RNA sequence: UCGCGUUCUCAGGGCGGGGUGAAAGUCCCCACCGGCGGUAACGGCCGAAAGGCCCAAGCCCGCGAGCGCCUUCCGUGAGGGGUAUCCCGAAGGGAAGGGUCAGCAGAUUCGGUGCAACUCCGAAGCCGACGGUUAAAGUCCGGAUGAAAGAGAACGGUC
Numbered sequence: 001u002c003g004c005g006u007u008c009u010c011a012g013g014g015c016g017g018g019g020u021g022a023a024a025g026u027c028c029c030c031a032c033c034g035g036c037g038g039u040a041a042c043g044g045c046c047g048a049a050a051g052g053c054c055c056a057a058g059c060c061c062g063c064g065a066g067c068g069c070c071u072u073c074c075g076u077g078a079g080g081g082g083u084a085u086c087c088c089g090a091a092g093g094g095a096a097g098g099g100u101c102a103g104c105a106g107a108u109u110c111g112g113u114g115c116a117a118c119u120c121c122g123a124a125g126c127c128g129a130c131g132g133u134u135a136a137a138g139u140c141c142g143g144a145u146g147a148a149a150g151a152g153a154a155c156g157g158u159c
Base pairs, nucleotide, nucleotide: 002157004156005155006154007153008152009151010150016030017029018028019027031139032138033128034127035063036062037061038060043054044053045052046051058126059125066104067103069098070097071096072095073094074093079088080087081086108124109123110122111121112120130142131141132140
């Protein structure tokens, strides 16, 4: 140093107050939160300079878990065929695997500065899986002591 191998470690935050009600951390008013990689002009550090390094986006480009989807298997068997006792097999169910495959699937504008900003500064907005629940959930409970984008370490390999 790398399109490399093995093992290990790490890898998500948030309902406080009030209202209504039999019941709400789920509704209403106010509040609170923001995973990972990339990009990037605040800022910080180094340097004489050129420049280098660190840090910086929920809504710019991608990724992740969940749901869905696909594949295989298990079991069920509507129905169909045959009539040597067998063959085919829909929907719904369970398990394992795949990982974007066609999906759910997300959300930003305005003003300012400037050569340059959807990233800076100011302002006003917007978004947030599935299942559960005396009542509808980004914030509660559950799958989850799970999985994982990725970050790092050790050992080895390549150049």
FMN riboswitch aptamer (RFN element) from Bradyrhizobium sacchari, 159 nucleotides, folded computationally. The coordinates come from a structure-prediction model, not an experiment, and the mean pLDDT is 76. Its Rfam family is "FMN riboswitch aptamer (RFN element)". Rfam links the family to the GO term FMN binding.